[in-house]
RNA sequence: GUAGUAGACAAAACGAUCGCGGAAUCAUUUUAAAUGAUUCGGAGGAAAGUCCGAACACCACAGGGCAGGGUGCUCCAUAACGUGGAGUCACGGCAACGUGAAGGAAAGUGCAACAGAAAGAAUACCGCCUGGCAGAAAUGCCCGGUAAGGGUGAAAAGGUGCGGUAAGAGCGCACCAGUUUCCCGGGUGACCGGGGAAGCUUUGUAAACCCCACCUGGUGCAAGACCAAAUAGGGGAACGUUUAAGGCUGCUCGUCUGAGUUCCCGGGUAGGUUGCGUGAGGUGUCGGGCAACCGGCACCCUAGAUGAAUGAUCGUUAUCCUGUUUCGGGUAACCGGUACAGGACACAGAAUUCGGCUUACUGGCUACUUUAGCC
RNA sequence: GGGCCCAUAGCUCAGUCUGGCAGAGCCACCGGCUCAUAACCGGUCGGUCCCUGGUUCGAAUCCAGGUGGGCCCA
Numbered sequence: 001g002u003a004g005u006a007g008a009c010a011a012a013a014c015g016a017u018c019g020c021g022g023a024a025u026c027a028u029u030u031u032a033a034a035u036g037a038u039u040c041g042g043a044g045g046a047a048a049g050u051c052c053g054a055a056c057a058c059c060a061c062a063g064g065g066c067a068g069g070g071u072g073c074u075c076c077a078u079a080a081c082g083u084g085g086a087g088u089c090a091c092g093g094c095a096a097c098g099u100g101a102a103g104g105a106a107a108g109u110g111c112a113a114c115a116g117a118a119a120g121a122a123u124a125c126c127g128c129c130u131g132g133c134a135g136a137a138a139u140g141c142c143c144g145g146u147a148a149g150g151g152u153g154a155a156a157a158g159g160u161g162c163g164g165u166a167a168g169a170g171c172g173c174a175c176c177a178g179u180u181u182c183c184c185g186g187g188u189g190a191c192c193g194g195g196g197a198a199g200c201u202u203u204g205u206a207a208a209c210c211c212c213a214c215c216u217g218g219u220g221c222a223a224g225a226c227c228a229a230a231u232a233g234g235g236g237a238a239c240g241u242u243u244a245a246g247g248c249u250g251c252u253c254g255u256c257u258g259a260g261u262u263c264c265c266g267g268g269u270a271g272g273u274u275g276c277g278u279g280a281g282g283u284g285u286c287g288g289g290c291a292a293c294c295g296g297c298a299c300c301c302u303a304g305a306u307g308a309a310u311g312a313u314c315g316u317u318a319u320c321c322u323g324u325u326u327c328g329g330g331u332a333a334c335c336g337g338u339a340c341a342g343g344a345c346a347c348a349g350a351a352u353u354c355g356g357c358u359u360a361c362u363g364g365c366u367a368c369u370u371u372a373g374c375c
Numbered sequence: 376g377g378g379c380c381c382a383u384a385g386c387u388c389a390g391u392c393u394g395g396c397a398g399a400g401c402c403a404c405c406g407g408c409u410c411a412u413a414a415c416c417g418g419u420c421g422g423u424c425c426c427u428g429g430u431u432c433g434a435a436u437c438c439a440g441g442u443g444g445g446c447c448c449a
Base pairs, nucleotide, nucleotide: 001371003369004368005367006366007365009363010362012317013316014315015314016313017312018311020042022040023039024038025037026036027035028034029033044347048358049357051356052355053354054353055352056220057219058218059217063253064252065251066250068216069215070214071213072212073087074086075085076084077083088102089100090099091098092097103211104210108209109208110205111204112203125150126149127146128145129144131142132141133140134139158176159175160174161173162172163171177201179198180197181196182195183194184193185192186191224274225273226272227271234265235264236263237262238261239260246256247255248254281300282299283298284297285296286295287294288293319344320343321342322341323340324339326337327336328335329334376448377447378446379445380444381443382442385401386400387399388398395432403419404418405417406416407415425441426440427439428438429437
C1' cells in the first nucleotide's frame, strides 16, 4: 500500500440582518386579555418501520379453568422484553470474526416427488451359494439360503481389516464412530478431558401437527378528566318490571349491577382547558464487576406545536476529494506539513413517555486479520 | 394511532392452504380454409414468480426482514 473484521464518536462552527413558537420579568392600556422591551432555551442518532416490552389511563374487583398467543443451550443483568452481557456447542470464513428458529423423533399422527426390488421395523432387480432336472458344452428352469458385491437415490438396518461359512451376515475378533450406562478430574452450569462395561447400531424431517418446561386480562393519549354550547333530547318497534338486557376477552364457572335495555328513522353539536413532560431522567466522578450493569457523592432541568413553530439570506472558517506548488522525515517503500484552485457536504423532521430491535445513510478515529512490495 | 389484503408471460388471472419440470385466456407471429376479409382450426413465441436471507434433498408455495400498492376503524 491492497482486501477485510470489530468498536465507540460526530452529524459542522462563528458573526450580521430579518422572521416564527415557549418561559420569566417589567411597562402601557378598559380587569380578563392584547401590545412593546429585555433575557434564556427551541428535532434525531435513527425522530423512521410500528417489530417487541412496559409506565400511565379506563373497563366496579380483575378470581379460577379451557382455548389462543409467546419463549426454548447455560449463567448473569433488567421495571420488563422475543432485549443485552459473558460463555458452551453447531455451521460458515485462510483469519480477524459472523450466524443460530440451539428442549424432545422409541408418546402419537403425518410427509420424503421422480428414480429404485424396496422409504420404516420397509426389501430381493442384477447377483452369490447348496440341492434337483435338461444339455456334448455354453447355458436354461425349479425349491431353498443370502443381503457382503453392483445398480437407483439427498438418504437403503455403522465403517475398515482379519477370521469363519455351502455362499454370506457383528456371526466372532481388533481398531474407529455412534447409543445406553458407571467412575475420575476441571467448571456455579451448559459442557470439556480421561478410563471402563453392554446390546452390537434404533433414516431424515417438529421455521410439519404435536409432546414437555416456563410466561401471558382487554383497549389504547384520537386512552381519560373537566367546562361550555346546541337541538326536536322528537317519532316508531321488540323484550322486560326482586329474575331481563348488560359488564368482566373468545368460551365457561363464579361474581357484580339491576329498572330499564336493544334496534330503526330524523335533527343538533363536533368548541375550549387539561392530560403535555421531574423521569425505571441526564452529566461528571469514585467504588464493585471480564462485561452488560449496580451502588455512593456532586451538579443540572435541557422543545411542547394543534393544519401544526425550531427558518431564510450573506460572509468567514472546519471536514473530505482531486490537481498544482514547496518544505521536512526516511536507506527505501512511503509518511507528514504549508500555500493556491476547483468541487462536495449523506439518511432525513418531534406530537404521551421510556427500554430495545430492524431498516436508510456521510465522514474521520482506534484496534485486529490477511496479502503485495522495500530494508 | 390501530387492523387487514395484494405483487406470477406484453395484458387479465389460476397455481400457495396440501413443497416435487409454471399454466389458461387475450395479444403477437406462421400455416390452413375463403374470390378476399372476418369468424374458425392447427402450431410457435413469451417468466429474475416484488427484493434479500434462511429451513429442506428440493421453495412461486414454509419462516424472517425489507420495497411498493390498496382497503377498513377511530
Two RNAs folded together computationally: RNase P RNA and transfer RNA, 449 nucleotides in total.
It holds a member of the Rfam family "Bacterial RNase P class A". Rfam describes the family as follows. Ribonuclease P (RNase P) is a ubiquitous endoribonuclease, found in archaea, bacteria and eukarya as well as chloroplasts and mitochondria. By type it is a ribozyme.
Its mean pLDDT, the model's own confidence on a scale to 100, is 76.